Description: Bacterial RNase P class A from Hydrogenimonas sp., 344 nucleotides, folded computationally. The prediction has a mean pLDDT of 75. Rfam family: Bacterial RNase P class A. Rfam classes the family as a ribozyme.
[in-house]
RNA sequence: AAGGUACGGCGGAUGCUUGCAUGGAUUACUCCAUGAGGAAAGUCCGGGCUGCAGUGAAGCAGGGUUCCGUCUAACGGACGGCCACCGUAAGGUGAGGGACAGUGCAACAGAAAGCAGACCGCCCGAUUCUCUUUUUUUAAAGAGAGUCGGGUAAGGGUGAAACGGCGGGGUAAGAGCCCACCAGCGCUUUGAGCAAUCAUGGCGGCUAUGUAAACCCAACCCGCAGCAAGAAGGGUAUGGUAAAAGCUUCACAACUUUUGCCCUUCGCUUGAGCGUCAUGGUGACAUGACGGCUAGAUAAAUAAGCAUCCUCGACAUAACCCGGCUUACAGCCGUGCCUUGAAA
Numbered sequence: 001a002a003g004g005u006a007c008g009g010c011g012g013a014u015g016c017u018u019g020c021a022u023g024g025a026u027u028a029c030u031c032c033a034u035g036a037g038g039a040a041a042g043u044c045c046g047g048g049c050u051g052c053a054g055u056g057a058a059g060c061a062g063g064g065u066u067c068c069g070u071c072u073a074a075c076g077g078a079c080g081g082c083c084a085c086c087g088u089a090a091g092g093u094g095a096g097g098g099a100c101a102g103u104g105c106a107a108c109a110g111a112a113a114g115c116a117g118a119c120c121g122c123c124c125g126a127u128u129c130u131c132u133u134u135u136u137u138u139a140a141a142g143a144g145a146g147u148c149g150g151g152u153a154a155g156g157g158u159g160a161a162a163c164g165g166c167g168g169g170g171u172a173a174g175a176g177c178c179c180a181c182c183a184g185c186g187c188u189u190u191g192a193g194c195a196a197u198c199a200u201g202g203c204g205g206c207u208a209u210g211u212a213a214a215c216c217c218a219a220c221c222c223g224c225a226g227c228a229a230g231a232a233g234g235g236u237a238u239g240g241u242a243a244a245a246g247c248u249u250c251a252c253a254a255c256u257u258u259u260g261c262c263c264u265u266c267g268c269u270u271g272a273g274c275g276u277c278a279u280g281g282u283g284a285c286a287u288g289a290c291g292g293c294u295a296g297a298u299a300a301a302u303a304a305g306c307a308u309c310c311u312c313g314a315c316a317u318a319a320c321c322c323g324g325c326u327u328a329c330a331g332c333c334g335u336g337c338c339u340u341g342a343a344a
Stems, first nucleotide, its partner, number of pairs: 001340010012309007020035006037315001041326002044324005049226004054252007062222005067081005082096001083094004097217002102215002104211003119156002121152014164182002167179003183207001185204004190199003230266007242258001274291007
């Protein structure tokens, strides 16, 4: 200097004038403070909060998660590791338990793709024909071609994959049939680690793959609905029936309540919250001290104009609140690490 990778920040600024909403002060006039995001988006998770199911238990249905440890109110989240795959690397991704409970699927080709199998071959025996040699002849020996029976899975072929690889022994010819060295699988010693796991050594049968984001099995967890939840007050119309979280079983208890619509008030913003510092921790985070209060509208306030600057402005505007995840983003800034090149 170039390329890459991980993390973080800003995302218009300043001044003047006018206007709006909430809160506070003031007898009043008026003054003061604050006022839409990093995602407010998606509604994918987890909760706080509110109400309901009469209570408890068991089972079924349904749903979710899935390596180890830690953090958290909790999570399907975060952090740190292990393993697998991708990448030269920094790093990235993981819907990471089980294929020895069972079922399914793996086209075509091929004899055969879940306990299989003989297309070409190889070996043995019988038999027919032909040739050669020997023999006085029958015949004997050898070779070739064909048929039948038995053995074989080493060689060749098909295929992504053929039921371990390679070397030797053995055999009629072959085969883990046997042996040595490897790979895989199972059991196990020792060491490191909380653990997932890693490394090393030993023994063994000789060994039929993959797929569960296919059905399924295992372990653990899960009540339903949602601020348009719900509460209070007022009004209005109608009404005594019906309804009240999925199902079943068992035990106990009880014989109750009233709904719908409209308006107003509450819920409504002080929080598992934010900032700074210290301590501990690899880290997520935890503890303590100090500081500050930062929208609560209800048809919808959070704005408009002018001037200057500038990187010339992207994605996009709150509705009970919070912790995450995912998606979108013009332009600019910062830090760490990796690779390549050059110079000292």